[in-house]
Context: one part of a larger RNA
Molecule: small-subunit ribosomal RNA, central domain
Organism: uncultured bacterium
Formats: sequence, structure tokens, C1' cells
RNA sequence: CUGGGUGUAAAGGGCGUGUAGGCGGGACUGCAAGUCAGAUGUGAAAUUCCAGGGCUCAACCCUGGAACUGCAUUUGAAACUGUAGUUCUUGAGUGAUGGGGAGGCAGGCGGAAUUCCGAGUGUAGCGGUGAAAUGCGUAGAUAUUCGGAGGAACACCAGUGGCGAAGGCGGCCUGCUGGACAUUAACUGACGCUGAGGCGCGAAAGCGUGGGGAGCAAACAGGAUUAGAUACCCUGGUAGUCCACGCUGUAAACGAUGGAUACUAGGUGUGGGGGGACUGACCCCUUCCGUGCCGCAGUUAACACAAUAAGUAUCCCACCUGGGGAGUACGAUCGCAAGGUUGAAACUC
Repeated sequence: CUGGGUGUAAAGGGCGUGUAGGCGGGACUGCAAGUCAGAUGUGAAAUUCCAGGGCUCAACCCUGGAACUGCAUUUGAAACUGUAGUUCUUGAGUGAUGGGGAGGCAGGCGGAAUUCCGAGUGUAGCGGUGAAAUGCGUAGAUAUUCGGAGGAACACCAGUGGCGAAGGCGGCCUGCUGGACAUUAACUGACGCUGAGGCGCGAAAGCGUGGGGAGCAAACAGGAUUAGAUACCCUGGUAGUCCACGCUGUAAACGAUGGAUACUAGGUGUGGGGGGACUGACCCCUUCCGUGCCGCAGUUAACACAAUAAGUAUCCCACCUGGGGAGUACGAUCGCAAGGUUGAAACUC
């Protein structure tokens, strides 16, 4: 290379956008690069294969034929691929109408709760645990009432509900803004799919500069527990958690399941929209998009998957090829650093 694979055995890139490339709808016409057919030339000899012959046989040698599946030139064919032109509307996109949504960004506002501060009432405990102690409290705590400050998060609604490419998104209002869906069929007329590199986004933790700091809380301190207890439990508590800007670029970034298209029994929930029927917001019938469960065929090593496929097919990308060594070393590259990306071998079983 040819293969076989990638939910859980090794293996789907964290996600998108898109360059090159690969692949690509219906009809007609031309060309003839690929393709197919014929002819000619060439494809040295030896070798190989077949037939026959010569050494007493064989190896070996000789003769004839085949073959040398290739290349070039030339004459044709035109179904398929390609290419050029014309055309079509179902793929794709645009327009119009419509409703839904924690989609994103910015600004403003709100109530509950915790903590702290001031004041009032009030008196000896509070707190915490398996039990305690550290801790707080007669300098008046805890409890309770009123007032104030500040930060963070938004109970109920809430739902295998919704939105987003993924990460993710949840109080209310306003502004700006992205996408999807349904109906319609006015417009464009294959404009499509995928996508090596590239570019962008990317939880938490972490880093830089400047703010902020209520609660929580790595580190740390103390009290317990214990043989010990650098833990689990308790009392405290700093980074951090929050905001702005910049960096990092990783996760069990998971559906452990790449994307696109088509096809292949049913049943039952739920979210958004349309149509029909009806007196009717209901109920019922039907249809498109999403999201769950059950289940036939089929698939699977089994578990299970089963129109949201892990079924049947096509196209493109990524990745795997025994365990350890090792996601290590070295080199390269990115980063302020932490570290990331790429990624071996010896040796060993």
C1' cells in the first nucleotide's frame, strides 16, 4: 500500500467557519482528455510457458510457437466521467407573512437571605458535635425590633421544558443583535456537501494589571478523633470565587456515538407552528420541526441501538493497529509562567 475497524474492547478532532483538495440534481447539444473497439509500429537476445528434437537419462543445449498484459501513432464509438454551451426546479439560497425561546452584548431596577455597623428591649449564656472542645459573650453576646452599609446569587414558576455550533445560558425592564422553525411559492437557478492547513470561539482552575470583597473557601492556624491523623468532623481563615482588560487553550470538553443526504413496521408522552372538522379556547383527525420513552425488521461479542440508528447505502474529514516504557525523552513550536501542541526509541512482558 491493499485490508479491517472507531457507544462500552485501541480508535470521532472540544466546537464552528472556511482555503486547497475530494465528491456532487433533471433535460438537450457539441468536443473527445479519461473510457471502449480496430489497425500499424515497437516491446533485443537470453529467461518463462507449450510442442518437438540432441547428448544412454536428467540437469544442460537446439528448433518452432505462444507470451512479453507496456508504450507510441492512427481510424472510429459517445453510454458513463470530464469539458463547453443552452435550459429546468425538486437540492441550496432570497423575499413575504407569523408565532415561540434562560441565544448573545450593554444599561437600569427589584425583593428575600447571609454578614457587618448604629440604636432600643433584654439577661446569661450562645455556638457547635456522635460526644466534646477550640471560638463568641457581663466591656452585655445569642434572641428580638427599627434604621443603615455592602457584595454575591436570583426561592416559587421549573418541566428526560426551551435556546445555542460547542463551551454554555435562569429575578424584572429597556436598547442593540445572531440563529432556528412554520406557512407561502414571488425571485435566483445547482449557487451544493465535506473540509488537510488557516482563522475564530472555547467550563473550571491558573497567570498579568487595576478595582471589589457579603457569603463560601484551597493554603494555613487551632480544637477534636486516632496507635498515628500532615485527613474525614468542628471553630477560624488568606489566595480565589465577583468586575474590567489581556493571557492560558485544557476537561469523564460525554450521547464516551464526526458531518451531510436518501431510504426502512408501529405505539405513546411532551415543546413550537400550520391545515381540517366542530357552536367551541377544548376534544378529535392530519402535517412539519424539536425533545423523551417503548418496540418490529435489521445490526451487535454481548449490553444494547432501533426514523434523534449503533439498520440499509453514497460522499468527505479525523483517528486506531498488543500491554508497559509514555502522552515520557529529544527536537520544533506556542505561552509571562504554570504548562500546551506535535511526539519517539532502547528495554521489557